[in-house]
Context: one part of a larger RNA
RNA sequence: CUCAUGGUUAAGGAACUAGGCAAAUUAACCCCGUAACUUCGGGAUAAGGGGUCCUCGUUUUUUUGCGAGGCGCAGUGAAUAGGUCCAGGCAACUGUUUAUCAAAAACACAGGGCUGUGCUAAGUUGUAAGACUACGUAUACAGCCUGACACCUGCCCGGUGCCGGAAGGUUAAGAGGAGAUGUCAUCGUAAGAGAAGCAUUUAAUUGAAGCCCCGGUAAACGGCGGCCGUAACUAUAACGGUCCUAAGGUAGCGAAAUUCCUUGUCGGGUAAGUUCCGACCUGCACGAAUGGUGUAAUGAUCUGGACACUGUCUCGACCAUGAUCUCA
Numbered sequence: 001c002u003c004a005u006g007g008u009u010a011a012g013g014a015a016c017u018a019g020g021c022a023a024a025u026u027a028a029c030c031c032c033g034u035a036a037c038u039u040c041g042g043g044a045u046a047a048g049g050g051g052u053c054c055u056c057g058u059u060u061u062u063u064u065g066c067g068a069g070g071c072g073c074a075g076u077g078a079a080u081a082g083g084u085c086c087a088g089g090c091a092a093c094u095g096u097u098u099a100u101c102a103a104a105a106a107c108a109c110a111g112g113g114c115u116g117u118g119c120u121a122a123g124u125u126g127u128a129a130g131a132c133u134a135c136g137u138a139u140a141c142a143g144c145c146u147g148a149c150a151c152c153u154g155c156c157c158g159g160u161g162c163c164g165g166a167a168g169g170u171u172a173a174g175a176g177g178a179g180a181u182g183u184c185a186u187c188g189u190a191a192g193a194g195a196a197g198c199a200u201u202u203a204a205u206u207g208a209a210g211c212c213c214c215g216g217u218a219a220a221c222g223g224c225g226g227c228c229g230u231a232a233c234u235a236u237a238a239c240g241g242u243c244c245u246a247a248g249g250u251a252g253c254g255a256a257a258u259u260c261c262u263u264g265u266c267g268g269g270u271a272a273g274u275u276c277c278g279a280c281c282u283g284c285a286c287g288a289a290u291g292g293u294g295u296a297a298u299g300a301u302c303u304g305g306a307c308a309c310u311g312u313c314u315c316g317a318c319c320a321u322g323a324u325c326u327c328a
Stems, first nucleotide, its partner, number of pairs: 002323008011314002015312001020309001028052005037042001039148001053070006071075001083307007090299002095107002111146007123132003149294004154224003159221002161217005168212003174206002179201005186193002225243005252286001253283001264280005
């Protein structure tokens, strides 16, 4: 010199940076005081203020309160000990997770729904005996989906699946056995015909489930249109026409964890804002338990802003310890 760890720093105070990352601020106890919102429990240590040492007097069992006085720069005299607020996304919450790059918006969850199962239960496991479920019994058990709470959860059964139905069609093995063929007694001069038996083959007929068929079912898998015209400025289209469909997306939300064009447009915040918040709706390509929309509380969550605070920075400097380095 460089690096690491710790400490101090004029003036400024986030100008640093992807981002206040890191550091600083705050901090204990007592008193006062405390908003929106809210599921009335919370929010809340909200926020924001003041006090804290020693001596004497007085009160009291001590604390404590009150009064008088004293010292220091400083009285939770060292150490330990929340920074705070505003707005939004997501997930209700506490919890769980990628042992060793991810702790989350993922998983779980209470709650909701559908389906199966009547007990020798369904389901799982095992070749089986058996075992678990369960020494339980539909307020139970199993499978699947959703995920507190509030308000709700629209239309479509054409396809696929599942459930029910049994008239008809199709249909396996099996049953059935017409007929045919081979052989042969026999007949026939021959060609040939050919009983019974044995053997080969085999038609009709009969024949279950399934499938076709007929219904149901979407908190089953899933799906939820196009074109053209129209109002006395313009624009737009409540309205009309037409084609297609199983049905054409309802409520709510919407440039969104979803918006390509896009830094959409308008408003707010800033001197200046691709982010953020509030609107608009032209939703490339939201949408209702693959849940929709809200939501207090919660969060080592994500995003934006403000105050305080600071060596993050302007822009460096100094100190301590250690390493690097040099010599022995």
The part of an RNA shown here (large-subunit ribosomal RNA, domain IV) has 328 nucleotides and comes from a soil metagenome. It matches the Rfam family "Bacterial large subunit ribosomal RNA". Its family is annotated with structural constituent of ribosome and ribosome in the Gene Ontology.